[in-house]
């Protein structure tokens, strides 16, 4: 020095003017008033794809049925998050990526090709020992041709073809023996556990597909602040249908169960105001543990809260000339979308000393 | 804001995970006519986009991007 690999952090500065929107104090002329001081979008506020809070419906029940998840172990309020750890893939390396339980419970699916795609099977092909034909020889025997048959080493097809590869071994083969490797059983060791490693031992055990149905295994009521609670206005408390207790309706796919008793849908009519819920919260910082996610007691900080919906516009100055983008009940998270800085750890190459 | 449902040629609609994704109207070009209609004939154009699983995705999942719809109170 270059090329890189992970982890965090900022998100154009500063000054002046003139606005917007909330709080707190003062004024009087009580108005959506003035004046003052203070606070004022994000790492994604975004998609609405998970998971809790909160609210109401039995303080959430029972079976069905349905939906999510899936080495393994910790974390968390709780997750399909996160952190470690295991395998396995890729990369020289820092390190990245992985819907990673079961295919021997059953069921289905595997187009076309091909001999055969799953109770296996024979197109070509290899054999001709064994039976049978058949030449030759008196006979032992030797030879031919492959009917029956054996046989799965090679071809050939596919995306996938019944363990691989070398040896014996046979008529020719074959785990049919035998070594290595691969699997599978079983022990022993280490590990909370997924696994690992070592020994033994089996000839070998049946392809792939569960982001096909299923099957284990855990989890999961419904519904959303337009939730809901409380106050003011309005009135045509109409009209038509359906059910009407072996019911309806809170309740969601069903059925029970629990409440409750007129309900529900249409169509017409009114209202389109207020207050709460709303912002202090599973909250940030230090910090004992902890490899980490995470986090105990103690201590300190307050950080929009609106209802047509503020957070702006202008000017000057400077630079590296400013991405993607704007809260609306609220948080943990994932996923995208995004100019460029900057900081920390580590890897590979070259070089110098 | 919240909650649903939905992408296939210009339109409209089809297609068990299996050849080069199908039909109707539209639209080019030919033929037929004196000339246009209408009719035969031929072409041409598609799975919103990016990725996965599979041998093989229009169909399975996941994640954008797009459309489109319902939702106070009273009674």
């Nucleotide at each position: 020095g270059a090329a890189g690999c992970u982890g965090g952090c900022c998100a154009g500065a500063c000054a002046g003017u003139c606005g917007c929107u909330g709080u707190a104090u003062g004024c009087c002329u009580u108005g959506a008033g003035c004046a003052u001081a203070c606070a004022g979008a994000g790492g994604a506020a975004a998609g609405u794809c998970c998971g809790g809070g909160c609210u109401c419906c039995a303080c959430a029940g029972a079976g069905c049925g349905g939906g999510a998840u899936g080495c393994c172990g910790g974390c968390u309020a709780a997750c399909g998050g996160c952190c470690g750890g295991a395998c396995g893939c890729c990369g020289u390396g820092a390190g990245g990526c992985g819907a990673u339980g079961g295919a021997a419970a059953g069921u289905g699916c595997c187009a076309c090709a091909g001999a055969a795609a799953a109770u296996a099977c024979a197109c070509c092909g290899c054999c001709g020992a064994u039976g049978g034909c058949u030449g030759c020889g008196c006979a032992a025997g030797c030879g031919g041709a492959u009917c029956a048959g054996g046989c799965a080493a090679g071809g050939u097809u596919g995306a996938a073809a019944u363990g691989g590869c070398g040896a014996g071994g046979u008529a020719a083969g074959a785990g049919c023996u035998c070594a290595c490797c691969g699997c599978g059983c079983u022990g022993g060791u280490g590990g909370c556990a997924a696994c690992a490693c070592c020994a033994g031992u089996g000839g070998c055990a049946g392809g792939g597909u569960a982001a096909a149905c299923c099957c284990c295994a855990u989890c999961c009521g419904g519904a959303g602040c337009a939730a809901g609670a409380c106050c003011a206005a309005a009135u045509a408390g109409g009209c038509u249908g359906a059910c009407c207790a072996u019911g309806g309706c809170g309740u969601g796919g069903c059925u029970c169960g629990c409440g409750u008793c007129g309900u529900c849908a249409g169509c017409g009519g009114g209202u389109a105001g207020g207050u709460c819920g709303c912002u202090u919260g599973a909250g940030c910082g230090u910090c004992a543990g902890g490899c980490a996610a995470c986090g105990a007691a103690a201590c300190g900080c307050c950080u929009a809260g609106a209802g047509g919906a503020a957070u702006g516009a202008c000017u000057g100055u400077c630079c590296a000339c400013g991405a993607c983008a704007g809260a609306a009940c609220c948080c943990g998270g994932c996923u995208u979308a995004u100019c460029g800085g900057c900081c920390a750890g580590c890897u590979u190459c070259a070089c110098c000393u | 804001g919240u909650c649903c449902u939905c992408g296939u040629a210009g339109u409209u609609a089809a297609a068990u995970g299996g050849a080069u994704a199908u039909a109707a109207c539209c639209g080019g070009c030919c033929c037929c006519u004196c000339c246009u209609a209408a009719g035969g004939g031929u072409c041409a154009a598609u799975u919103a986009c990016u990725g996965g699983u599979u041998c093989g995705a229009u169909u399975c999942c996941a994640g954008u991007c797009g459309a489109g719809g319902a939702c106070g109170c009273c009674a």
Predicted 3D model of RNase P RNA and transfer RNA as a complex of 428 nucleotides. It holds a member of the Rfam family "Bacterial RNase P class A". It is annotated as a ribozyme.